Overview
Transfer RNA from a Patescibacteria group bacterium, 74 nucleotides, folded computationally. It matches the Rfam family "tRNA". Gene Ontology term of the family: triplet codon-amino acid adaptor activity. Lineage of the source: Bacteria > Bacteria candidate phyla. The sequence was found in a public genome assembly. Its mean pLDDT, the model's own confidence on a scale to 100, is 82.
[in-house]
RNA sequence: GGGGGCGUUGGUUAAUUGGAAAACCACCUCUCUCCAAAAGAGGAAAACUGUAGGUUCGAGUCCUGCCGUCCCCG
Repeated sequence: GGGGGCGUUGGUUAAUUGGAAAACCACCUCUCUCCAAAAGAGGAAAACUGUAGGUUCGAGUCCUGCCGUCCCCG
């Protein structure tokens, strides 16, 4: 220099070929316990999806540039 993959809450992953974001862990409360842990029950908040644009009635999903990261080729 050329080509390709990936980028969603604090963490790890989903989201049926566009119809509007879910689960687990973590966190909080309760039960249990002398106290904790484990176990069980309940609960809240949190990402507008790397970034800037485009297409569309509608974009995490499609298109383009850029940024980050990983791999391959030279």